Predicted 3D model of a 75-nucleotide RNA (transfer RNA) from a Patescibacteria group bacterium. The sequence is in RNAcentral, with records from ENA. The prediction has a mean pLDDT of 81. Rfam family: tRNA. Gene Ontology term of the family: triplet codon-amino acid adaptor activity. It is annotated as a transfer RNA.
RNA sequence: UCCCCUGUAGCUCAAUGGUAGAGCAGGAAACUGUUAAUUUCAAGGUUCGAGGUUCGAAUCCUCGCGGGGGAGCCA
Numbered sequence: 001u002c003c004c005c006u007g008u009a010g011c012u013c014a015a016u017g018g019u020a021g022a023g024c025a026g027g028a029a030a031c032u033g034u035u036a037a038u039u040u041c042a043a044g045g046u047u048c049g050a051g052g053u054u055c056g057a058a059u060c061c062u063c064g065c066g067g068g069g070g071a072g073c074c075a
Base pairs, nucleotide, nucleotide: 001071002070003069004068005067006066007065010024011023012022013021018055027041028040029039030038048064049063050062051061052060
């Protein structure tokens, strides 16, 4: 320098262009001698950033940034 993959809740990951979700963690409650386990409930997101396309974008396009992998270069 080039190519590919990837970026969504605290963590691991879903979501075919049409209401952003699950599991775990954390919080509250139930259960009990107490804890653990179990069950229930609620909360938690400007979907990496900026533009574009579209009636409508996490999703498609462009540029940038971060992470991973490969290629090239190595005087």